[in-house]
Record summary: The prediction has a mean pLDDT of 84. This is a predicted structure of a 352-nucleotide part of an RNA (small-subunit ribosomal RNA, central domain) from Sphingomonas sp. The full RNA is in RNAcentral, with records from SILVA. Lineage of the source: Bacteria > Pseudomonadati > Alphaproteobacteria > Sphingomonadales > Sphingomonas.
Context: one part of a larger RNA
RNA sequence: CUGGGCGUAAAGCGCACGUAGGCGGCGAUUUAAGUCAGAGGUGAAAGCCCGGGGCUCAACCCCCGGAAUAGCCUUUGAGACUGGAUUGCUUGAACAUCGGAGAGGUGAGUGGAAUUCCGAGUGUAGAGGUGAAAUUUCGUAGAUAUUCGGAAGAACACCAGUGGCGAAGGCGGCUCACUGGACGAUUGUUGACGCUGAGGUGCGAAAGCGUGGGGAGCAAACAGGAUUAGAUACCCCUGGUAGUCCACGCCGUAAACGAUGAUAACUAGCUGCUGGGGCUCAUGGAGUUUCGGUGGCGCAGCUAACGCAUUAAGUUAUCCGCCUGGGGAGUACGGUCGCAAGAUUAAAACUC
Numbered sequence: 001c002u003g004g005g006c007g008u009a010a011a012g013c014g015c016a017c018g019u020a021g022g023c024g025g026c027g028a029u030u031u032a033a034g035u036c037a038g039a040g041g042u043g044a045a046a047g048c049c050c051g052g053g054g055c056u057c058a059a060c061c062c063c064c065g066g067a068a069u070a071g072c073c074u075u076u077g078a079g080a081c082u083g084g085a086u087u088g089c090u091u092g093a094a095c096a097u098c099g100g101a102g103a104g105g106u107g108a109g110u111g112g113a114a115u116u117c118c119g120a121g122u123g124u125a126g127a128g129g130u131g132a133a134a135u136u137u138c139g140u141a142g143a144u145a146u147u148c149g150g151a152a153g154a155a156c157a158c159c160a161g162u163g164g165c166g167a168a169g170g171c172g173g174c175u176c177a178c179u180g181g182a183c184g185a186u187u188g189u190u191g192a193c194g195c196u197g198a199g200g201u202g203c204g205a206a207a208g209c210g211u212g213g214g215g216a217g218c219a220a221a222c223a224g225g226a227u228u229a230g231a232u233a234c235c236c237c238u239g240g241u242a243g244u245c246c247a248c249g250c251c252g253u254a255a256a257c258g259a260u261g262a263u264a265a266c267u268a269g270c271u272g273c274u275g276g277g278g279c280u281c282a283u284g285g286a287g288u289u290u291c292g293g294u295g296g297c298g299c300a301g302c303u304a305a306c307g308c309a310u311u312a313a314g315u316u317a318u319c320c321g322c323c324u325g326g327g328g329a330g331u332a333c334g335g336u337c338g339c340a341a342g343a344u345u346a347a348a349a350c351u352c
Base pairs, nucleotide, nucleotide: 004323005322006321007306008305012320014203015202016201017200021196022195023194025089026088027087028086029085030084031083033082034081035078036077037076038075039074040073041072042071049066050065051064052063053062054061092193093190094189095188096186097185098184099183104179105178106177107176108175109174110173111156115152116151117150118149119148120147121146122145126138127137164171165170208250209249210248211247212246213245217244218243222239223238224237225236261319262318263317264316265315266314269297270296271295272294273293274292275291276290277289278288279287280286281285301308302307325352326351327350334345335344336343337342
């Protein structure tokens, strides 16, 4: 390479948009590039293969004849399929109209509980803290407790739910403004406008970085007390700075997980939750049915097994990504990116 694979054995890019490319619905007409068929040319000789012959036999030896040869070219035809051109269709796709659901996003405003701090009152000797403690810490300069008032920052108890929304990361008090997507109904419009997507572009938790703010609580580092034989630690306690928060700009990684790429079709059911619609009965609802989402179980089938099972890991199609024994190593070197941290691309020697 071929082949075989990618939930857990190596292997799905973190996610999307999209360029090139690849692939592409149902008819009609046409073309003849692909395709198929016929004919011709070419495909040197030697060699290989087949049939003969010759070296006293034989041969990787010699001679004759034949066959074969991927393919390429010319020409004649076929018209199913693929492609090209033209024309049409509506089921794919999109749009329009109406409707309801939602922590989807951005900005602004605002609310209460709690916490800490400050001020004042009452009040007096302890309080904190723990498995137990503490020569840690706070307190006679009046703490802890309690009442009132004020300030600040951060997060939003209950509702809350294998509930909802989002492409993923993720999103949760309330209100307003702006705004994205999905879904249902009507079948009205366009008429294949589609799918995937190398490069590329954008988004992307936490931590980290830069500049400026902010700083209540929590809390790497650090200090102290304990623990311990020791304890430069884990766990515990008292403090505590970066950070956590905001704005702008970087970083671009995670067990970024469903460890399961996207899209489309097909293939038993039962049962929850959730968002719509229809029908029947009907005084608040019940029954039934249909479309979208999200769970549990389960048949066929698949799987090494576990398990998956209409939300497939089943049966198929298209496109992309990735894997190829363990270690060395996601490392070195080089390139690209980054302020840095580092990220990304990515070997070999050697060794088992």